The part of an RNA shown here (small-subunit ribosomal RNA, central domain) has 349 nucleotides and comes from a metagenome. The RNAcentral record of the full RNA draws on SILVA. The prediction has a mean pLDDT of 86.
[in-house]
Context: one part of a larger RNA
RNA sequence: CUGGGCGUAAAGGGUGCGUAGGUGGUCGCUCGUGUCGGGUGUGAAAUCCCACGGCUUAACCGUGGAAUGGCAUUCGAAACUGGGUGACUUGAGUGCAGGAGGGGAGAGCGGAAUUCUUGUGUAGCGGUGAAAUGCGUUGAUAUCAAGAAGAACACCGGUGGCGAAGGCGGCUCUCUGGAAUGCUACUGACACUGAGGCACGAAAGCUGGGGGAGCAAACAGGAUUAGAUACCCUGGUAGUCCCAGCUGUAAACGGUGUGCGCUUGGUGUGGGGAGAUUUGACCCUCCCCGUGCCGGAGCUAACGCGUUAAGCGCACCGCCUGGGGAGUACGGUUGCAAGACUAAAACUC
Numbered sequence: 001c002u003g004g005g006c007g008u009a010a011a012g013g014g015u016g017c018g019u020a021g022g023u024g025g026u027c028g029c030u031c032g033u034g035u036c037g038g039g040u041g042u043g044a045a046a047u048c049c050c051a052c053g054g055c056u057u058a059a060c061c062g063u064g065g066a067a068u069g070g071c072a073u074u075c076g077a078a079a080c081u082g083g084g085u086g087a088c089u090u091g092a093g094u095g096c097a098g099g100a101g102g103g104g105a106g107a108g109c110g111g112a113a114u115u116c117u118u119g120u121g122u123a124g125c126g127g128u129g130a131a132a133u134g135c136g137u138u139g140a141u142a143u144c145a146a147g148a149a150g151a152a153c154a155c156c157g158g159u160g161g162c163g164a165a166g167g168c169g170g171c172u173c174u175c176u177g178g179a180a181u182g183c184u185a186c187u188g189a190c191a192c193u194g195a196g197g198c199a200c201g202a203a204a205g206c207u208g209g210g211g212g213a214g215c216a217a218a219c220a221g222g223a224u225u226a227g228a229u230a231c232c233c234u235g236g237u238a239g240u241c242c243c244a245g246c247u248g249u250a251a252a253c254g255g256u257g258u259g260c261g262c263u264u265g266g267u268g269u270g271g272g273g274a275g276a277u278u279u280g281a282c283c284c285u286c287c288c289c290g291u292g293c294c295g296g297a298g299c300u301a302a303c304g305c306g307u308u309a310a311g312c313g314c315a316c317c318g319c320c321u322g323g324g325g326a327g328u329a330c331g332g333u334u335g336c337a338a339g340a341c342u343a344a345a346a347c348u349c
Stems, first nucleotide, its partner, number of pairs: 004320003007303002012317001014200004021193003025088007034080001035077008049065006091190001092187003095183003103176007110153001114149005119143002124135002161168002205246006214240002219235004257316006265294011298305002322349003331342004
């Protein structure tokens, strides 16, 4: 390189936006780049192949032909690809309408619980498999009232919703993104993918400044045990929270890249719409979008997937190539650091 692959065997980039590039809807006209055909020239000779001939054959040699992927030039074809031009509306987008939503940012408010301070009150409390450390006559636990603080929002809550992913849940207000449905008014291919690039990106961690109720790495003590640097218990600091910045990783998982088209069904559920019925609503039927379960063909090594495909196709990107060494060394880029990204080889089985 070719071929084969990527749910679980090695393999889908954490996610999006988007540059170059690749690919690209329907109809007409045109050019003739690719493409296809013909002619001419060239493609040395020898070799190879074919025919005939010469050495008694053969090897070898001679003569003629063919071949020589190709290149150049010229004439032509116009289906496809491409360039130009004109048009179209199905792809894509815009507009309008009324709905749904824990989508995002900021501000304010609320109740339950916890801890702390005070009153009443008296001897235990707490904790466990059992205990002890611990707390308590300097008055604990329990209980009442008031106040303060920080953090999280029970029930509703749901294989329910929203978001590109990470993720998002008390209530109200302000600002703001997206999707779906309906109308079919407008633009007229404006599209898909996307190397680099840019942005976002749980938790932990880092820097500076606040905050600190509960929980809790580290740490201390008590138990357990042969030991116990653990599991259990009592404490407890970073941290967890907020603001500004950094880090850029996860089993970042549906272990399944994105987009489009096609292909039997059944049954739930969320949103929108239409019809029918009706005083109205529920119910019923149908359409579109999302989200579950079960299964047909087909696929699959099997498990399983199965219109939300892992089925049948197309376009583009990423990635894999025996195990270990190793996601390591070296170098480079990046970071305050921790580290991250890129990424071998010897050797060995």